[in-house]
């Protein structure tokens, strides 16, 4: 200091221009003498920061930040 990959819910990970979504977890509920497992439901997202494009952006442009790698 160049490249190339990645930052989206408490965890992991989808989503390549039109409602933010899955699994796990939490939280409530049914179920059971009970607990787990099993079902139903909710809470949780400034989607890495600005700024630009567009009727409209996670998605597309530049700029910074952090994090793995690969080169020097």
């Nucleotide at each position: 200091u160049g490249c190339g990959g990645g930052g989206u819910a408490g965890a992991g990970c989808a989503g390549u221009g039109g409602u933010a979504g899955c699994u796990c977890g939490u939280u409530a509920g049914g179920c059971u003498c009970a607990u787990a497992a099993c079902c139903u439901a909710a809470a949780g997202g400034u989607c890495g920061c600005a700024u630009g494009u567009u009727c409209g952006a996670a998605u597309c442009a530049u700029g910074c930040c952090c994090c793995c790698g690969c080169g020097a």

Record summary: Predicted 3D model of a 72-nucleotide RNA (transfer RNA) from an Anaerolineae bacterium. Lineage of the source: Bacteria > Bacillati > Chloroflexota > Anaerolineae. Rfam family: tRNA. It is annotated as a transfer RNA. Model confidence (mean pLDDT): 83 of 100.